[in-house]
RNA sequence: GCGCGGGUGGUGGAACUGGUAUACACGACAGACUUAAAAUCUGUUGCUCAUAGGGCUUGCGGGUUCGAGUCCCGCCCCGCGCA
Numbered sequence: 001g002c003g004c005g006g007g008u009g010g011u012g013g014a015a016c017u018g019g020u021a022u023a024c025a026c027g028a029c030a031g032a033c034u035u036a037a038a039a040u041c042u043g044u045u046g047c048u049c050a051u052a053g054g055g056c057u058u059g060c061g062g063g064u065u066c067g068a069g070u071c072c073c074g075c076c077c078c079g080c081g082c083a
Stems, first nucleotide, its partner, number of pairs: 001082007010026003019066001027045006046056004059075005
């Protein structure tokens, strides 16, 4: 340099044919249980504003579309292969 695969909450990882982003697990926090703790069980858990309710967010920038994590273009990063 060329080809292929990938980048999504704190971590791993789903999201079907373009139609509710963060299911599920781990972690964290709070509570129950305990003399106390561990284990177990229950609840909460992306960011932001000002309650309600909004707004924003899928590596970065653009495009297509009524609608993009998903499709297209450029770039960055990681892995594998070829030279």